A computed fold for a 690-nucleotide part of an RNA from a Bacteroidales bacterium, annotated as large-subunit ribosomal RNA, domain II. The RNAcentral record of the full RNA draws on ENA. Its mean pLDDT, the model's own confidence on a scale to 100, is 83.

Context: one part of a larger RNA
RNA sequence: GCCUACGAGUUACUGUUGUUAGCGAGGUUAAGUACUUUCGGUACGGAGCCGAAGCGAAAGCGAGUCUGAAUAGGGCGUUUAGUUAGCAGUAGUAGACGCGAAACCUAGUGAUCUACCCUUGGCCAGGUUGAAGUAUCCGUAAAAGGAUAUGGAGGACCGCACCAGUAUCUGUUGAAAAAGGUUUGGAUGAGCUGAGGGUAGGGGUGAAAGGCUAAUCAAACUGGGAGAUAGCUCGUACUCCCCGAAAUGUCUUUUGGGACAGCCUCAUACUAAAGUUUGCCGGAGGUAGAGCUACUGAUUGGGUGCGAGGGCUUCACCGCCUAUCAAAUCCAGACAAACUCCGAAUGCCGGUAAAUGUUGUAUGGGAGUGAGCUACCGGGUGCUAAUGUCCGGUAGCGAGAGGGAAACAACCCAGACCAACGGCUAAGGUCCCCAAAGUGUGUUAAGUUGAUCAAACGAGGUGUUGUUGCAGAGACAGCUAGGAUGUUAGCUUGGAAGCAGCUAAUCAUUUAAAGAGUGCGUAACAGCUCACUAGUCGAGCGACAAUGCGUGGAUAAUAAUCGGGCAUCAAACACACUACCGAAGCUUUGGAUUCAUUAUUUAUAAUAAUGAGUGGUAGGGGAGCAUUCCAGCGGCUUUGAAGGAACACCUGUGAGGGGUUCUGGAGCUUUUGGAAACGAAAAUGUAGGC
Numbered sequence: 001g002c003c004u005a006c007g008a009g010u011u012a013c014u015g016u017u018g019u020u021a022g023c024g025a026g027g028u029u030a031a032g033u034a035c036u037u038u039c040g041g042u043a044c045g046g047a048g049c050c051g052a053a054g055c056g057a058a059a060g061c062g063a064g065u066c067u068g069a070a071u072a073g074g075g076c077g078u079u080u081a082g083u084u085a086g087c088a089g090u091a092g093u094a095g096a097c098g099c100g101a102a103a104c105c106u107a108g109u110g111a112u113c114u115a116c117c118c119u120u121g122g123c124c125a126g127g128u129u130g131a132a133g134u135a136u137c138c139g140u141a142a143a144a145g146g147a148u149a150u151g152g153a154g155g156a157c158c159g160c161a162c163c164a165g166u167a168u169c170u171g172u173u174g175a176a177a178a179a180g181g182u183u184u185g186g187a188u189g190a191g192c193u194g195a196g197g198g199u200a201g202g203g204g205u206g207a208a209a210g211g212c213u214a215a216u217c218a219a220a221c222u223g224g225g226a227g228a229u230a231g232c233u234c235g236u237a238c239u240c241c242c243c244g245a246a247a248u249g250u251c252u253u254u255u256g257g258g259a260c261a262g263c264c265u266c267a268u269a270c271u272a273a274a275g276u277u278u279g280c281c282g283g284a285g286g287u288a289g290a291g292c293u294a295c296u297g298a299u300u301g302g303g304u305g306c307g308a309g310g311g312c313u314u315c316a317c318c319g320c321c322u323a324u325c326a327a328a329u330c331c332a333g334a335c336a337a338a339c340u341c342c343g344a345a346u347g348c349c350g351g352u353a354a355a356u357g358u359u360g361u362a363u364g365g366g367a368g369u370g371a372g373c374u375a376c377c378g379g380g381u382g383c384u385a386a387u388g389u390c391c392g393g394u395a396g397c398g399a400g401a402g403g404g405a406a407a408c409a410a411c412c413c414a415g416a417c418c419a420a421c422g423g424c425u426a427a428g429g430u431c432c433c434c435a436a437a438g439u440g441u442g443u444u445a446a447g448u449u450g451a452u453c454a455a456a457c458g459a460g461g462u463g464u465u466g467u468u469g470c471a472g473a474g475a476c477a478g479c480u481a482g483g484a485u486g487u488u489a490g491c492u493u494g495g496a497a498g499c500a501g502c503u504a505a506u507c508a509u510u511u512a513a514a515g516a517g518u519g520c521g522u523a524a525c526a527g528c529u530c531a532c533u534a535g536u537c538g539a540g541c542g543a544c545a546a547u548g549c550g551u552g553g554a555u556a557a558u559a560a561u562c563g564g565g566c567a568u569c570a571a572a573c574a575c576a577c578u579a580c581c582g583a584a585g586c587u588u589u590g591g592a593u594u595c596a597u598u599a600u601u602u603a604u605a606a607u608a609a610u611g612a613g614u615g616g617u618a619g620g621g622g623a624g625c626a627u628u629c630c631a632g633c634g635g636c637u638u639u640g641a642a643g644g645a646a647c648a649c650c651u652g653u654g655a656g657g658g659g660u661u662c663u664g665g666a667g668c669u670u671u672u673g674g675a676a677a678c679g680a681a682a683a684u685g686u687a688g689g690c
Base pairs, nucleotide, nucleotide: 001690002689003688004687005686006685011094012093013092014091015090016089017088018087019086020085021084022083023082026050027049028048032044033043034042035041036040054061055060064076065075066074067073097235098234100232104225105224106223107222108221109220115199116198117197118196119195120194121193122192123191124189126158127157128156129154133150134149135148136147137146138145162186163185164184167182168181169180170179201217203213204212205211238624239623240622241621242620243619248261249260250259251258252257262369263368264366265365266364267363268362269361270360273358275356276355277354278353279352280351281350282349283348289342290340291339296336297335300332301331302330303329304328307325308324309322310321311320312319372397373396374395375394376393377392378391379390380389381388402413403412404411417591418590419589420588422587423586424585428581429580430579431565432564433563437578438577439576440575441574442573443572449567450566457552458551461549462548463547464546465545466544467543468542469541470540478536479535480534481533482532484509485508486507489503490502491501515530519528520527592614593613594612595611596610597609598608599607600606601605625679627676628675629674630673631672632671634669635668636667643663644662645661646660647659649658650657651656
């Protein structure tokens, strides 16, 4: 992992609601006793319980009573329906749908592992070093001291056994729940070890690591309390039909849990009615916008300038002036969530008419939900950041399949009862992958683009539109020639001559034209050039604005790409037209089913017609299938029961039911009811097998 078996809302009591039945102002027995066709009943048993009257703390009074001074007002009552039992839903108390803690308490069992201690034993090859002491000799006044021998000390040295476990390799479903190989430390000592004994769980023991205390230790193990508790996780078993949520508000030692409300479902009741939509009529309101000489506040420029600062004058006052500030006011401009002289659209409330046809409301039974998310619109916060966060509105996903967007919960189209090798369309598409296409007029040359991932900014890319200027009295571009004189203008300066700088409306002359000079250049001149003019040439040439499509800007991590191939008067972009394709949409044909209405009949139902429906998680409701056992009435079976295997068999919407063949070899079962240890794919489920 697979297969098989087992495996989770039960049972008792007490409430409550519904339903069925009995009796009914009443209903009902409990224990017990007797009987019995015998473990099931029947009869008796009225104790007790519920109801028929309430109010008050109570005395008490009573269809009333309490409060109160009250005969007022107010509170609670009164204007009949209960009760007993069965069944179903649900709640409470119990383990209460099942499995699951870590823990806590209690009573015991453990020191054959291991820690330390006690008693009594055992063990440590071989080699090395050579302490004290002693002896002899030397030495000293005597000592001290020295040398040589002897001697054999040491938590001494090297190194087996033994003990340990340093490093590394192997091993890692191991040979082994800690080992093996190589290597390494100690190896006469705080050494190692045998046997016997001691210390016990908040206790022991510990050369101390929270170590060890029987493969278990920040509190051992075993039994018990015990099915501890688990607002947590996981799992919770057959079918079909109807409806169908929520992720919000308030409170919460509360935020992944609850209570009440909201939203769902079922039942009953209500109907001169409520609900919903649209039109019209009537209302309330201060948002968007707008405005501010209409307030509050903020605000730019200008005019006037209360007042202040500064200066002049003066003994002082008065007075005069101002490149300063500036109230107030005027002109012009402009701002506000907590400004408003104004002020919509929607939405909201009421009335009315039409449409719709129970959608509405109330009471009661049962819930689930109380982590929401995305898009667009109006806002706060943030960076007008975020698949960010917090509100309001709408839609969708959630709980929604189908078509499109390459892929893609939420975007676009569209809401799947079933069947069909019918038809029409939506979004989106029509060269091939891939169903379906063409026409007309333009644009783009960048593979731009081919579904939007690019900006500021830059550029004689190119198309369109407009404004304006020059031009056969010859424009624009090119070429040829001129571009002068007073004068080196004046000032400044070492110099300043068109061209360092300053001043000046910058003059005048000769001219076809020529600046007291456009740019290079020189120390200053010189030189080159431009403006300007003539000639040549011969037809269009400039400036500006708006706009379409392109261009640069353009850098990202596995190889690139429009989904791909590929596409250039397009298969790109823009505009226009006509076709076609395209979905579970709409429609056609047939069928199923729910609800409502009507009709008929065999009337708590069936049949038919008409209309509206039939996506669905949590969840509510309805109708069924199957299994085991029991009772009643029946039936099948050795001419083969149950069980098992196979079948392109029949049948039912389905759970299922039936049949045939083979196997098997003795019981099985329809139907009507009843009762449940009643349905498995999941729980790292349990056991067994492979």